[in-house]
RNA sequence: GGGCCCGUAGUUUAGCCUGGAUAGAAUACGGGGCUUCGGACCCCGUGAUCGAGGGUUCAAAUCCCUCCGGGCUCGCCA
Numbered sequence: 001g002g003g004c005c006c007g008u009a010g011u012u013u014a015g016c017c018u019g020g021a022u023a024g025a026a027u028a029c030g031g032g033g034c035u036u037c038g039g040a041c042c043c044c045g046u047g048a049u050c051g052a053g054g055g056u057u058c059a060a061a062u063c064c065c066u067c068c069g070g071g072c073u074c075g076c077c078a
Stems, first nucleotide, its partner, number of pairs: 001074007010027004020058001029045005051067005
């Protein structure tokens, strides 16, 4: 350098192929219940510019382009 894959709450991720309007879950965190206290358990709640920018579209996490970061692989030099 070529090809391919990944990037979404603090963390782990679903959704992407086939666009559809409020992006879902677990965990963590906060509050309450329970408990002698704590843990576990139960209830409620907060939290995501969907890596960045641009394009297409009535509408983009999703499709297209260019970059950024990470990984796998092939090749080149030596």